The RNA shown here (transfer RNA) has 72 nucleotides and comes from a Candidatus Falkowiibacteriota bacterium.
Rfam family: tRNA.
The coordinates come from a structure-prediction model, not an experiment, and the mean pLDDT is 81.
Lineage of the source: Bacteria > Bacteria candidate phyla > Candidatus Falkowiibacteriota.

RNA sequence: GCCUGGGUAGCUCAGUGGUAGAGCAGGAGCUUGAAGAGCUUCGUGUCGUCAGUUCGAUUCUGACUCCAGGCA
Numbered sequence: 001g002c003c004u005g006g007g008u009a010g011c012u013c014a015g016u017g018g019u020a021g022a023g024c025a026g027g028a029g030c031u032u033g034a035a036g037a038g039c040u041u042c043g044u045g046u047c048g049u050c051a052g053u054u055c056g057a058u059u060c061u062g063a064c065u066c067c068a069g070g071c072a
Base pairs, nucleotide, nucleotide: 001071002070003069004068005067006066007065010024011023012022013021018055026042027041028040029039030038048064049063050062051061052060
């Protein structure tokens, strides 16, 4: 330099055009003398950045950037 995959909540990850979710972690409440366990409940995320297509983009297209792998 070229190719492929990836960047979404604190962490691990879903989400193939219609105002973004799960598990874990964390907060609050109930319970307990107190704690642990249990039960209920709580997500304010510039969806890596900038453009383009579209009535509408996390999703499609281009460039850039970062990470991993491959080729030379």